[in-house]
RNA sequence: AGAGUUUGAUCCUGGCUCAGAUUGAACGCUGGUGGUAUGCUUAACACAUGCAAGUCGAACGGUAACAGAAGAGCUUGCUCUUGCUGACGAGUGGCGGACGGGUGAGUAACGCGUAGGAAUCUGCCCGUACGUGGGGGAUACCAGUUGGAAACGACUGUUAAUACCGCAUAAUACCUAAGGGUAAGGGUUAAAGGUGGCCUUUGUGCUGCCGCGUACGGAUGAGCCUGCGUUGGAUUAGCUAGUUGGUGGGGUAAAGGCCUACCAAGGCGACGAUCCAUAGCUGAUUUGAGAGGAUGAUCAGCCACACUGGAACUGAGACACGGUCCAGACUCCUACGGGAGGCAGCAGUGGGGAAUAUUGGACAAUGGGCGAAAGCCUGAUCCAGCAAUACCAUGUGUGUGAAGAAGGCCUUAGGGUUGUAAAGCACUUUAGUUAGUGAAGAAGGGUAUAAAUUUAAUAAAUUUGUACAUUGACGUUAACGAUACAAGAAGCACCGGCUGACUCUGUGCCAGCAGCCGCGGUAAUACAGAGGGUGCAAGCGUUAAUCGGAAUUACUGGGCGUAAAGCGCGCGUAGGCGGUUUGUUAAGUUGGACGUGAAAGCCCUGGGCUCAACCUGGGAGGGUCGUUCGAUACUGCUUAGCUAGAGUCUGAUAGAGGGGAGUGGAAUUCCGGGUGUAGCGGUGAAAUGCGUAGAUAUCGGGAAGAACAUCAGUGGCGAAGGCGACUUACUGGGGCAUUGCUGACACUGGGGUGCGAAAGCGUGGGUAGCGAACGGGAUUAGAUACCCCGGUAGUCCACGCCGUAAACGAUGAGAACUAGACGUUGGGAGACUUGAUCUCUUAGUGUCGUAGCUAACGCGAUAAGUUGACCGCCUGGGGAGUACGGUCGCAAGACUAAAACUCAAAGGAAUUGACGGGGGCCCGCACAAGCGGUGGAGCAUGUGGUUUAAUUCGAUGCAACGCGAAGAACCUUACCUACCCUUGACAUCCUCAGAACUUGUUAGAGAUAACUUGGUGCCUUCGGGAACUGAGUGACAGGUGCUGCAUGGCUGUCGUCAGCUCGUGUCGUCAGAUGUUGGGUUAAGUCCCGUAACGAGCGCAACCCUUGUCCCUAGUUGCCAGCACGUAAUGGUGGGAACUCUAGGGAGACUGCCGGUGACAAACCGGAGGAAGGUGGGGAUGACGUCAAGUCAUCAUGGCCCUUAUGGGUAGGGCUACACACGUGCUACAAUGGCCGGUACAGAGGGUCGCGAUCUCGCAAGAGUCAGCUAAUCUCAGAAAACCGGUCGUAGUCCGGAUUGGAGUCUGCAACUCGACUCCAUGAAGUCGGAAUCGCUAGUAAUCGCAGAUCAGAAUGCUGCGGUGAAUACGUUCCCGGGCCUUGUACACACCGCCCGUCACACCAUGGGAGUUGGUUGUACCAGAAGUCGCUAGUCUAACCUUCGGGAGGACGAUUACCACGGUGUGAUUCAUGACUGGGGUGAAGUCGUAACAAGGUAACC
Repeated sequence: AGAGUUUGAUCCUGGCUCAGAUUGAACGCUGGUGGUAUGCUUAACACAUGCAAGUCGAACGGUAACAGAAGAGCUUGCUCUUGCUGACGAGUGGCGGACGGGUGAGUAACGCGUAGGAAUCUGCCCGUACGUGGGGGAUACCAGUUGGAAACGACUGUUAAUACCGCAUAAUACCUAAGGGUAAGGGUUAAAGGUGGCCUUUGUGCUGCCGCGUACGGAUGAGCCUGCGUUGGAUUAGCUAGUUGGUGGGGUAAAGGCCUACCAAGGCGACGAUCCAUAGCUGAUUUGAGAGGAUGAUCAGCCACACUGGAACUGAGACACGGUCCAGACUCCUACGGGAGGCAGCAGUGGGGAAUAUUGGACAAUGGGCGAAAGCCUGAUCCAGCAAUACCAUGUGUGUGAAGAAGGCCUUAGGGUUGUAAAGCACUUUAGUUAGUGAAGAAGGGUAUAAAUUUAAUAAAUUUGUACAUUGACGUUAACGAUACAAGAAGCACCGGCUGACUCUGUGCCAGCAGCCGCGGUAAUACAGAGGGUGCAAGCGUUAAUCGGAAUUACUGGGCGUAAAGCGCGCGUAGGCGGUUUGUUAAGUUGGACGUGAAAGCCCUGGGCUCAACCUGGGAGGGUCGUUCGAUACUGCUUAGCUAGAGUCUGAUAGAGGGGAGUGGAAUUCCGGGUGUAGCGGUGAAAUGCGUAGAUAUCGGGAAGAACAUCAGUGGCGAAGGCGACUUACUGGGGCAUUGCUGACACUGGGGUGCGAAAGCGUGGGUAGCGAACGGGAUUAGAUACCCCGGUAGUCCACGCCGUAAACGAUGAGAACUAGACGUUGGGAGACUUGAUCUCUUAGUGUCGUAGCUAACGCGAUAAGUUGACCGCCUGGGGAGUACGGUCGCAAGACUAAAACUCAAAGGAAUUGACGGGGGCCCGCACAAGCGGUGGAGCAUGUGGUUUAAUUCGAUGCAACGCGAAGAACCUUACCUACCCUUGACAUCCUCAGAACUUGUUAGAGAUAACUUGGUGCCUUCGGGAACUGAGUGACAGGUGCUGCAUGGCUGUCGUCAGCUCGUGUCGUCAGAUGUUGGGUUAAGUCCCGUAACGAGCGCAACCCUUGUCCCUAGUUGCCAGCACGUAAUGGUGGGAACUCUAGGGAGACUGCCGGUGACAAACCGGAGGAAGGUGGGGAUGACGUCAAGUCAUCAUGGCCCUUAUGGGUAGGGCUACACACGUGCUACAAUGGCCGGUACAGAGGGUCGCGAUCUCGCAAGAGUCAGCUAAUCUCAGAAAACCGGUCGUAGUCCGGAUUGGAGUCUGCAACUCGACUCCAUGAAGUCGGAAUCGCUAGUAAUCGCAGAUCAGAAUGCUGCGGUGAAUACGUUCCCGGGCCUUGUACACACCGCCCGUCACACCAUGGGAGUUGGUUGUACCAGAAGUCGCUAGUCUAACCUUCGGGAGGACGAUUACCACGGUGUGAUUCAUGACUGGGGUGAAGUCGUAACAAGGUAACC
């Protein structure tokens, strides 16, 4: 410090997720030791049991228990007596139970933090001063009587005090009178003794110590007040009657409405009152670079609480955790009458919960209470126990050890890896084991004694010494040395990317994983297991939570044209901010000093535990703090000015600026009249509609309403909405010029207020045209639409509402600054050549553009540039601008405005493709123009379907279907049935035997089996070997079994279309672009020109084959002109080498030449010459790639599967089936023809298991016989159409030949299923073919025959060959396919795309809902326990006074007021729940349509 994830890729915006640190944690697996910390976060839920606050006999009366002593009795080990001593139950009294300990319910508050303040109290403690005199009456305990189950009482009697009460004295304070002040006087208010010692005068003695009282002061602690800070919500906007203030009174320790009476009407609030929700606050903890954020366990400070609510008492202090009273809930005891209790102290129990410990030891230390002290008490505390809960430390060995062991795993079968790892050898013993030694934590206190102080003193006490005996829970402590043994001690998670670490097996969208993206559908590095590896380590992972990353709340440090985001626009209040020059002040600002910011923690630096964690010393740091002294630039306050901002006077000026009144013409419609006749109107085409009752058309006249053509212009005006005929009066604003006046008056603007298109609403008018709704006609599968005919609200006017729009420049208003160029509108100025001129300036309004900015697009003085001030708004998509609540509105609705839930994206700009019922250019038998077909018939063949035991398998739009198959009767053959074989029909290896092989017979469908005949081979170093056959064993063979979506190879297709790319450079943030686009041209990315491109590659073309002309060479089997011979005839023969031909080599064609066009180019057009002319014709040749195209059945091959069978053999059957459908063909329907007869002319091929002449036979298929030929020699082999002659005469025929019957031929082991051919006979459909559709542009189509491959036989198929031989192309509008450029896109699996809504089903959360159950709370009343203040004289009454009657005072009782619980009525708010219901979200390939994205097929949207 970043990374993953939106896309085909890119940049940006933006969310989600991860890596880090942390925790009072929990869970899973695992677990050696020690140290230091920490440990109910949930039910402030309920609690059994024990303990947690007592102490003082030196305050008191005393003696229940224990011990001692003394005494007595005697039974000699017992009893009794004596408070005598140590002590001490219960009691009186004092001090302490207000501390310590717990918890965080309440509390949004002077509660806390910080800094201050004045009107206060303060036990114990300290200092100073002065006192501590003299009396009195009770009472508990106890004793007796008595009530009660108990708790607890009642009465009578006795007694003490440091308990209680007068009196005296005094400081001081207060009060009264008086008062200018001073001075003086009167009244009220204190106490307690104990103990040690001494003296004795035995006391009111002296003295020490402790105690008590008064007063002042200190210290400590506490109370009160104030400034500032301290969570969220405005869907909480108004709150408040003791409320705010004053006066009098009361009350308190103390100021104060704290309380009360009267008076006034205030006080708080947008700087957020009130209300609601949540919450103890802080030092700090955690995270972060910091600023910040989150938290408030342990430790420390403060607050609050103690079962819930209320109340006071006592006291220095409480409204009191282990006190009291009352009410309530709960629990327990009970004799039913009544009582008892409060763990949020320490342990512990139940419960709740994911979850949190022992009913331990000790007061040894530290601290607290009491005490003079010893001491006692102390669940405070110190220790121990439990828990890997956290942090820190440490160990589980160290060295050597290659045969790289075994085993595991992988493997290309060689090896690799685990791995120096182990074993083995040598060594060490930390920690743990066993026993031993053994600190520190201890200071004190006691006794004795010395000195000093005090004292009269050698008591006592205090201080400092000395000596003695002593005080440790932890503790079997820490530490130390010794002992024996490598001995007892390693796991967890992960390994697709992020993110370190990879293979095998299993599984097969199953099981499962997953933090995000995403894995899994038969080769999963992602599931599960294993091997290996990586990381951390006594832990490791997961979950939860906080901060970080997140600059995704932006103070530091973000944005708002299109991504979320500028209010529709003005005016303007509060607020914020503000030109220029002086002076004053010192609030902000800034500097110094002082105070404070507790300790602990963090940081720095020392020290102590072996280190560390931990502990400890010192320092630094920390505030929006307070006080004070300075400074005065800037800001503020204030004072006096200025004129550049702003405003105003004056002058001329442009304008659809606004509202009012009036006027005008064109057009439409309607009414009436004239002319006139059959249609008009409307559409893609129609129809509805109008019209013979006279329309439409046309000419006069009249009426009405609405809107204002031309001018008209990215022209004008207005804040925006908006404003358009003309005239008129009223009225707002702007600009320009002139310079006078005012003197900062300015800018922005939360709330507020006004304006605000269209539609809509209310009332009343008006209504020509247009026109939601509605009616009709069309279209359509449907058409509640688009189109047409009608048509109501509305559109118009007046008045009043509504308050919204894609109210847009998607750009808030205002100010300053920052290159230019070209238009245009208004005003002003100048110049001259006086014009349709030029220049300058100012205010608008536009286009382009520099710098700069921007994600890009783009913006660019009219900023989206650079600045400063103000306002509004945004923070992922959906849910949703929705629900609820509130405000406004007549309503419609508007404004404000969530959450649950759900997704990992949603989005912007640009790029490359693809696509478009977008555009432009171009090409192709693509259309058109033609010729001939298919589709109808019969047959052949292939396919689908059906059938079947099987009808083997594959190919399935073009690009499957006369395809694999260049040829299924058996074989082929893969299928079916039946019968057989199991190391196998075939390969390699091992063992044994045998030559191999072969004749025949029998059984069988055959494979096969049995028997039988002949045969003993080849090489040899004589050991044997090679080949072959049979048998056996196991490794293995075998598979046309599966996967073409695991593959290689091959092939098809776009397409013989002209394209596809690269290097360097340049442009762009980038994907990419450029080049390759543009202007021409071409069959062509062919070439030329231009050009930020320059070059290059694969394609195109050419090179290759063939064909067309000529030449050269050669001349047999081919040829024969001339010469010769010969024949009935024939190159038959001699010979020839001219010609044809054959097959080798050359030439030739290149836009080369001429003319024209073109840009002087490329090229095109025409011509000449030429056999051939513009790639001459044909072929081979197929770029980058696309289709998961085809093929595992040509072959090869991974994986899987079968192994007496999915392998192998044999026979028979099937692949040939047949209601049917389709493709491809053949033959036809006839006269351009059929039939008969005659006569011509090819090319290219094949042939020895072959082609087979001639001759004979047969009607023929063919048979017989053989000549020739291994082929330019022989042969297949007669070419056919054509031509000549004849016949038929338009008919189901002399067309057509299917089908069927009969008879044959050939091939073959065999023609039944199931061959071809021949002859005789039979003679079906069919008379040119619907919608639709195919081929072809010249030697082509059409037509005619010939040959070949396969092959025993079996072509209408296929591949070749030649013969005859046309028609048409105006042209590119349209259909199909393709290429280039451009445009739009929400597509990228790419339009066979994407995608919307209803309905149906399931689930989820949520709104409404007759209501229902709780909580909280307001208000009006009722009620009123305990208690307190007040009041009262009903009852009782020790101290004091008394005139002895009584009084003062007190207690109890009664009562007013206040008030808790409780009750009633009525509101508010909130959580749940509710029949039914509304929309929303999510789900598998459901239903209906097709709204959007392309001109999305009616442009879309608000």